[in-house]
């Protein structure tokens, strides 16, 4: 980088540097930022994907699986707003029509496994 499977309306920020932008993607909306934006550092915290671990309960070939709840020491991850909201050759539902709501795809993001 590509696949595969999970999850994505819940949670959680202080301080130092920095100095203009950011919130993936044309485009539109709507937002954060000089009361300080991206970055970069420390410290904190915040979930529970995965290693570790405690507990029930189920099955056992007595080695164990396998489901549920717990803890956070480790590997990632995050710490405005639903992935901020739409973008679609899709599919209901109201609606005369514009339109609105719902659902779903697509692209992403994050784990875990993969070649």
């Nucleotide at each position: 980088c590509g696949c595969u499977u999970a999850u994505c309306c819940a949670g959680a920020a202080a301080g130092g540097c920095a100095g203009a932008g950011g919130g993936a993607a044309a485009u539109g909306g709507c937002c954060c930022g000089a009361u300080g934006a991206a970055g970069c550092c420390u410290u904190g915290a915040c979930a529970a994907c995965c290693u570790g671990u405690u507990c029930u309960c189920a099955u056992u070939u007595c080695g164990a699986u396998g489901a549920g709840a717990g803890c956070a020491a480790g590997g990632u991850g995050c710490c405005a707003a639903a992935u901020c909201c739409a973008g679609c050759u899709c599919c209901g539902a109201u609606g005369u029509a514009a339109a609105u709501c719902g659902g779903g795809a697509a692209a992403g993001a994050u784990a875990a496994g993969u070649u």
Notes: Predicted 3D model of a 115-nucleotide RNA (SAM riboswitch aptamer (S box leader)) from a Cyclobacteriaceae bacterium. The model forms 88% of the base pairs in the Rfam consensus. Taxonomically the source falls in Cyclobacteriaceae (Bacteria, Pseudomonadati, Bacteroidota, Cytophagia). The coordinates come from a structure-prediction model, not an experiment, and the mean pLDDT is 81.